[in-house]
RNA sequence: UCCCGGUUGGUGCAUUGGGCAGCACGGCGGACUUUGAAUCCGCAGAGCCAGGUUCGAGUCCUGGACCGGGAG
Numbered sequence: 001u002c003c004c005g006g007u008u009g010g011u012g013c014a015u016u017g018g019g020c021a022g023c024a025c026g027g028c029g030g031a032c033u034u035u036g037a038a039u040c041c042g043c044a045g046a047g048c049c050a051g052g053u054u055c056g057a058g059u060c061c062u063g064g065a066c067c068g069g070g071a072g
Stems, first nucleotide, its partner, number of pairs: 001071007010025004019055001027043005048064005
């Protein structure tokens, strides 16, 4: 330098014929309890960046950044 894959809450992962972004753990509040743990209920929190296409983009297109793998 070129090719391939990946980047989504605090963490680990889903979401693929474009149509309200979900799960687990963690956090916070509540119930239960003499207190705590466990259990149950609820709440907050995310699309790597910049453009483009579209009525609408996590998803499609272009460029870039970072991580991993490969070629030279």
Overview:
Predicted 3D model of a 72-nucleotide RNA (transfer RNA) from a Pseudonocardiaceae bacterium. Its Rfam family is "tRNA". Rfam links the family to the GO term triplet codon-amino acid adaptor activity. The sequence is in RNAcentral, with records from ENA. Lineage of the source: Bacteria > Bacillati > Actinomycetota > Actinomycetes > Pseudonocardiaceae.